Predicted 3D model of a 1672-nucleotide part of an RNA (large-subunit ribosomal RNA, half A) from an uncultured Poseidoniia archaeon.

Context: one part of a larger RNA
RNA sequence: CCGACUGGGGGAUGGCUCGGCUCGAGAGCCGAAGAAGGUCGUGACAAGCUGCGAAAAGUUGCGGGGAGAGGCAUGAAUCUCUUGGAUCCGCAAAUUGCUGAAUGGGACCUCCUGGCACUCUGUGCCAUUCCUAAAUGGAAAGGGAACCUCCUGAACUGAAGCAUCUCAGUAGGGAGAGGAAAAGAAAUCAAACGAGAUACCGCUAGUAGUGGCGAAUGAAAACGGUAUAGGACAAACCGAAUCUUUAUGAGAAAUCAUAAAGAGAUGUGGGGUAUGGACCAUCUGUAGUCUAAGUCAUGGAAAUAGAAGUCGCCUGGAACGGCGCACCAUAGAGGGUGAAAGACCCGUAUAUGUACAUGAUAUGAUCAAGUGAUGAAUCCUGAGUAUCGUGCGUUGGAUAUCGCGCGUGAAUAUGGGAGGCAUAAACUUCCAAUCCUAAAUACUACUCGAGACCGAUAGUUGACAAGUAGCGUGAGCGAAAGCUGAAAAGUAUCCUUAGCGGGAUGUGAAAAGAACCUGAAACCAGUCGGGAACAAGCUGAAUAGGCGUGAAAGCGAAGAUAUGAGCAGCGUCUAUUCGUGCGUUUCGAAUAAUGCCCCUGGGAGUUCUGAUUAAUGGCGAGGUUAAGGAGUUGAUCUCCGAAGCCGAAGGGAAACCGAAAGGUCCGCAGCCGCUUAGGCGGUGAGGGACUGGGUGUGCUCGCCCGGAGUCAUUAGUGGGAGACCUGAAGCCUAUCGAUCUAUGCCUGGCCAGAUUGAAGCCCGAUGAAAGUUGGGUGGAGGAUCCAACCGUUGCUGAUGUGCAAAUCGCUCGGAUGAGCUGGGUAUAGGGGUGAAAGUCCAAUCGAGAUGGGCAAUAGCAGGUUCCGCGCGAGACUACUCGCAGGUAGAUCUUCGCAGAGAUAGAUUACGAUGUAGAGCACUGAUUGGGUAUUUAGGGGGAGCGAUCCCUCGGUACGCUGUCAAACUCCGAAGUUGUAAUCGUCGUAGAAGCGAGGAGUGAGCCACGGUGGGUAAGCUACCGUGACGAAAGGUGAAGAAACCAGCUCAGUGUUAAGGUCCCAAAAUUACAGUUAAGUGUUAAUUACAAACGGAGUCCGUGGUCGAAGACAACUAGAAGGUGGGCUUAGAGGCAGCCAUCCUUGAAAGAGUUCGUAACAGAUCACUAGUCAAGCUUGCGGGCCCGAAAAAUGGACGGGACUAAAACUGUAUACCGAUACACUGAUCCUUCGAAAGAAGAUGAGGUAGCGCGGCGACAUGCUCGGGUAGAAGCUCGGUUUUGAGAUCGGGUGGACCGUGUAUGUAUGAGAAUCUAGGGAAGAGUAGCAGCAUAGUGCGGUGAGAAUCCGCACCACCGAAGGGGUAAGGGUUCCUCGGCAAUGGUUAUCAGCCGAGGGUUAGCCGAUCCUAAGGUCAUUCCUAACCGAAAUGAUCGAAAGGGAAUUGCGUUAAUAUUCGUAAGCCCCUCUACAAUUAAUGGUAACGGCUUGGGCUAGUUUAUGCGCAUCUGUCAUGGUGCGUCGAAGCGUUCAAUAAUCGAAUGGAGAACCGUAAUGGUGAGAAGUUCGAGAAGGCGUGAGCAAAGAUAGAUGAGGCCUAGGUCCCAUGAAAAGCCGUAGAGGUGAUCGUACCAAGAUCUGACACAGGUACCCAAGGUGAGAAGCCUAAGGUGU
Repeated sequence: CCGACUGGGGGAUGGCUCGGCUCGAGAGCCGAAGAAGGUCGUGACAAGCUGCGAAAAGUUGCGGGGAGAGGCAUGAAUCUCUUGGAUCCGCAAAUUGCUGAAUGGGACCUCCUGGCACUCUGUGCCAUUCCUAAAUGGAAAGGGAACCUCCUGAACUGAAGCAUCUCAGUAGGGAGAGGAAAAGAAAUCAAACGAGAUACCGCUAGUAGUGGCGAAUGAAAACGGUAUAGGACAAACCGAAUCUUUAUGAGAAAUCAUAAAGAGAUGUGGGGUAUGGACCAUCUGUAGUCUAAGUCAUGGAAAUAGAAGUCGCCUGGAACGGCGCACCAUAGAGGGUGAAAGACCCGUAUAUGUACAUGAUAUGAUCAAGUGAUGAAUCCUGAGUAUCGUGCGUUGGAUAUCGCGCGUGAAUAUGGGAGGCAUAAACUUCCAAUCCUAAAUACUACUCGAGACCGAUAGUUGACAAGUAGCGUGAGCGAAAGCUGAAAAGUAUCCUUAGCGGGAUGUGAAAAGAACCUGAAACCAGUCGGGAACAAGCUGAAUAGGCGUGAAAGCGAAGAUAUGAGCAGCGUCUAUUCGUGCGUUUCGAAUAAUGCCCCUGGGAGUUCUGAUUAAUGGCGAGGUUAAGGAGUUGAUCUCCGAAGCCGAAGGGAAACCGAAAGGUCCGCAGCCGCUUAGGCGGUGAGGGACUGGGUGUGCUCGCCCGGAGUCAUUAGUGGGAGACCUGAAGCCUAUCGAUCUAUGCCUGGCCAGAUUGAAGCCCGAUGAAAGUUGGGUGGAGGAUCCAACCGUUGCUGAUGUGCAAAUCGCUCGGAUGAGCUGGGUAUAGGGGUGAAAGUCCAAUCGAGAUGGGCAAUAGCAGGUUCCGCGCGAGACUACUCGCAGGUAGAUCUUCGCAGAGAUAGAUUACGAUGUAGAGCACUGAUUGGGUAUUUAGGGGGAGCGAUCCCUCGGUACGCUGUCAAACUCCGAAGUUGUAAUCGUCGUAGAAGCGAGGAGUGAGCCACGGUGGGUAAGCUACCGUGACGAAAGGUGAAGAAACCAGCUCAGUGUUAAGGUCCCAAAAUUACAGUUAAGUGUUAAUUACAAACGGAGUCCGUGGUCGAAGACAACUAGAAGGUGGGCUUAGAGGCAGCCAUCCUUGAAAGAGUUCGUAACAGAUCACUAGUCAAGCUUGCGGGCCCGAAAAAUGGACGGGACUAAAACUGUAUACCGAUACACUGAUCCUUCGAAAGAAGAUGAGGUAGCGCGGCGACAUGCUCGGGUAGAAGCUCGGUUUUGAGAUCGGGUGGACCGUGUAUGUAUGAGAAUCUAGGGAAGAGUAGCAGCAUAGUGCGGUGAGAAUCCGCACCACCGAAGGGGUAAGGGUUCCUCGGCAAUGGUUAUCAGCCGAGGGUUAGCCGAUCCUAAGGUCAUUCCUAACCGAAAUGAUCGAAAGGGAAUUGCGUUAAUAUUCGUAAGCCCCUCUACAAUUAAUGGUAACGGCUUGGGCUAGUUUAUGCGCAUCUGUCAUGGUGCGUCGAAGCGUUCAAUAAUCGAAUGGAGAACCGUAAUGGUGAGAAGUUCGAGAAGGCGUGAGCAAAGAUAGAUGAGGCCUAGGUCCCAUGAAAAGCCGUAGAGGUGAUCGUACCAAGAUCUGACACAGGUACCCAAGGUGAGAAGCCUAAGGUGU
């Protein structure tokens, strides 16, 4: 590592079902007499469900029933009821808290709070609207699953876009009714015949129609059925002839009588209503309605009767099983019982039955009729109606549907409406403008029954405490979870443990042991078997071997048998060879494209309808029923039903007209004849053609005619429906949200401290003045600095699975203002709000959330489940708002018709063609000369000029040299047409034709030919072949290259390619080349070029060469002359011109160097030495250079050199699924089968066709099972396969074969779904931002963590103290530690039990604010809504009657106790009066003065405690107090006010400042007057006092200043004294936060108000400390 076994874990599978689902039948309203729904209670103990209601798991009466009972619910203990009939069942009564339409008033609160009456511990009444005869009257309101009527009314979507249209009058909203609703008795249809209300079903019919005449939409009459039903008014005429209520009496009731009161002349009643009536005349002539005592019938609550074995033996825990013998059946439906029961139990068939219900019936009542016909005149018969115009909506309704708005506006039976345009005349038909009406029809909350429905991931969301737990502010969303056993017999007793638990023993058939039936898999552990530490990778396959196993079932030796060696098989390991997951998407996937962690269960082409095709079956010129009906069954089935549909005739736009019952020919199969056995002839269904015919304004044409359909079943396909499943963003509709946040309104709260120094004012200086200026005072400001508070600039710090779904640290902005903030309140989704960022509107915003339309739509993406057999594509053409899609064709497949040819190949013949190439004859381009030319023109020259000349250019011609896809005088290879021959295919049916089904319409690569492009593994085409959809061999490896087209098993031979080793086969042979490891590469994209090489080999030319070449060496290379010119010079060698002559073997008027110029050197050239080839051009082979990429690297590697390289030749061998042969299977054909034959057959994606396997269920059939079914598990055998079968174990009750039928019928993938389980991993993490613990002792089984003590440390404008909101028992005590607590735990905000909240004076209660609600009026289709008025609600921070101290509990206190007070109400007495248009309540910011108080602090005294070795008159610490209320001449108080007096200007008085004054300043006197002080006062007490300092954000009082801002309302209150009296109800615990709130958490975040010690200091800053708290 693999496997098996034994267990764990988990909960699949199987079996079961008190639940669902669907269908059928029945039944169908409840409510002011208080419903539906809820809430709170109710039990001896009681949390949930059920029942019930203060009479509370119940009470009463009647009936049933007959032994136990006290619900689900089986408990301990104590009890109760019951044969005097309980519990229980049925019917009828009683009671029925609070709420809810909710109804005396009010409410966010299931709560609060009134009035009246009465028989007064209590009961009744009191809402609103409407009606009415007005009383003691009546009605309505609200609820209900779907169905129904009316009003209103979308959008997604479809139209492949979109607007009319469609979806659709649908979804949704509003109102209303009922068991049904609606409709309904023709001013209707029809069509020349007629019908006779409505509704519903079938058909008509997808028709007539409507319609961007697109998509779509869409009747009616008629006919067949179900069910049937008709009535009443208004009016004409008469005119009270009528009716109601109450009371009394009679009666069973119907009804009658009497009395009273009313209705009614705006008409009660009679009459009358289309077959018209009234009225008049004549004639005629008479039946119902109501009630139901009694009787009868039917149904019928709870119920009753109801046959036949508990017979024998066997197995077993148990018999309902097996065997045997009997029985019943109008009962063999079903269920139960210890396994499977006609006869054990309940039942079943059948029969019975009281209360009660329904129906019939008069013997009881009531009324007794204007009934009909004929005749004639008159009268009556529904008005802003009918009609018309116009606009809109709606409809199939088109000009011709229905409705509505606006306008217009009749007639009166001699009239009016309708008859799908109008008008006229006829004809037919009906009589509007009033009302009612059953049944047939729809639905299912409810009751009952049934099922080829589901069986716990299914079926309802829900088989269980389910609309529960849980989530959300809310609307709303919404689970999981079934099973011991026959019976609890639910484990007594013992051991162990702190306990939980564990071990014995016991129960039971079996532990099935409550985590309980079966008990799979993933996963985990242990044991055993086989292996593994130098071995490389999809984890396997094949072959061989080792070890182990090999019980049963399988095979198995020699004639049989068997107890039998063994084999097969299985597990594992080794060796060798081969070998890159699966699905998908793709031209192409191991891909580093995408999906997949594992297991189990679930999970996707279905159903209906109409269309079409095939097969099969029935009938057949016919076929067939639909709705419905009849009969009948457990299920079903049979018969009837022709209305209608399809077919039998077509043509035409229509009017309209209207076809061979076979005339001729060809001819397949078949049949007959002949035959030389090859065929030939005749006939000839079906088939083909001619002729003929029908029809059409189309006449040389189109369509049609010599009968085959139709119905059903099954299968295929496409249309409509969600239409194979899953997936949007969005659109519309109705609701829910302003506890977050934005803004407004009402009412409250907050802002330490310091600084600056505006206006104004005063004084000085100056000035005539206005003014200017200096100093002071003053205290302004969207002023300055800086805390709280608000914010969030930078570090782009920390964090970033966080402390935190926005935090932390430092830094930073504002901080008297456009400031911050609590509570209340308003604005709502195309809307709000917005100092504006599209910002915010509950972690959601360029249009919130929730439910619905909705399974929206998706030409897009993913997924789509068992097997085998046959054939087998396309990525092309055309059109397309087409390019990711479609439709048609081509291509594929299957079936049929028909009946003989077809043809990819080869050769030949006769044709066609215009490419490659080539060429320049045409067209066009084009090099260099030449010639010609009065040739447009440019330049130059000559000439007086005309004009001429030269030249360039143009044109033409000829020579020369080149080009072309759109040039061709030419021109292949090829390609192609026709024919013939050969080959191949075809009667085993080709080619052709028809029909059903597709898929595809992204292609890609190589080679050849092209366009574009610098090029590309680029792009656009054509042809062929591959890949796609193709395996095998070769190419190292590779989709396409080369070879070759795969059923299975085997033998052999080859192909491509190879033969040194890896690695099968030649170290083969011969001849060359290469020296570069060049190379060891068929090709490709995998590379190499121009150019160069005295590298080497081969070929072919030229010059020179024994008359001596080439090279080397030796020697010479001269003279005229320094040529002339030029030049300063120019001497061979700057430049120009010329370039001669001589000597000679040879030597330039000079090749190179050199000089200023010379000189000099050298070369050409010559001779000698030497002795044989030298030199040069061109072409070819191999080789070399040119030749640079990133870790060291690629001939495949090793390696190779007369080769293992390259070239050529030759012979062997290896090498594939190719070829050959043998066997088998399938397929095809023939055949009835057995079987035979296969010439040509069996690769395959999309796809077409065919045949099977398995699952679940139903009928029939035959079987199995407690002596052991299903399921699960291990092992064997077997089929091409899906699969099948046998044996062992487990399990403990059902299961299968065959056949037919019916399906929610097959999974590995969908970032699928539910559950379970892994890996990550003993990993991250478990407070790092603020501090921190340690020791000793205690408790306990156990202590870092609990308790105590000591030390140490931290906060201290908080981390202390008091409250509001919110929470809701968390508070306190006792007991406990499974879970919760980030560890532990003896502890706890945890678990269990018990206890705890005490009010006249604290708050609610009362009042009103913003604002809300209701009523009235208004508006609206309705709901909603608006304003005014009235009422009412609205604040536990606004207004407001009244209390304090001390003590007390485990837990409460301004609440209890105690002491001392106070308020209100009533009464009495007295006082008082502008008694209501009054005062008060009652009010802003900033700033300033004064008086106080709390607090703090100092000194001394006093008291207590404490310190030190000791003493002291010492040190240190603490304390040294004291409320409300009452009293007070403190107090003749401050401010201020009043009165009197007084009498001020060149002024005076006064302030912090401003200021004041003849309307009376200063001064003086009197009076009123705050906080506070003092006294008293209980208490606490050890003491209990003097003097200072400081001093408020608190209390009182008095000013100033500012405003584009002027700063609530109402209740209440506005005399004194005394006596008496009530003071109800609700809140009150605890937390109030670094653990009780809000943030999912014991979360570093957030959360309103009050108190505010010392030192330092300006300070509430910072730092250190007190009280107090804490160490989490």
Background
It matches the Rfam family "Archaeal large subunit ribosomal RNA". The family is grouped with related families in Rfam's "LSU clan". The full RNA is in RNAcentral, with records from SILVA.